[in-house]
């Protein structure tokens, strides 16, 4: 890495955005595009990071990683991310904004 398994949670919502590339139409301007890319913007809260000394859980953020943002057609997302070694069993390490829990339960100190 890629298959299969499992687990959770949805049908919501958010630009008919902007460039390039590639494809099909077209004498051409230039249209279309359920194809790739960058970039601004935006929805949502799934992993990560913060938030009461600790740990579960719940609840806050929207920084770090996904996902998604016009009709229609195809149901979907996720189970943190990079970098380096490696005998591939692993091992080490790096970031994650202003803010900032008079919440439940357990435990520790005082």
């Nucleotide at each position: 890495g890629a298959g299969a398994g499992c687990c959770a949670u949805c049908g919501a919502g958010a630009g008919u955005g902007a460039c390039g590339c590639g494809c099909u139409c077209c004498g051409g301007c230039g249209a279309g595009u359920a194809g790739c890319g960058u970039c601004c913007g935006g929805c949502a809260a799934c992993c990560g990071a913060c938030c009461c000394g600790a740990c579960u859980c719940c609840g806050g953020c929207a920084c770090g990683g996904u996902g998604c943002c016009a009709a229609g057609a195809u149901g979907a997302u996720g189970g943190g991310g990079c970098c380096g070694c490696c005998a591939c069993g692993g091992c080490g390490g790096c970031a994650a904004a202003c803010a900032g829990g008079c919440g439940a339960g357990u435990c520790g100190g005082c």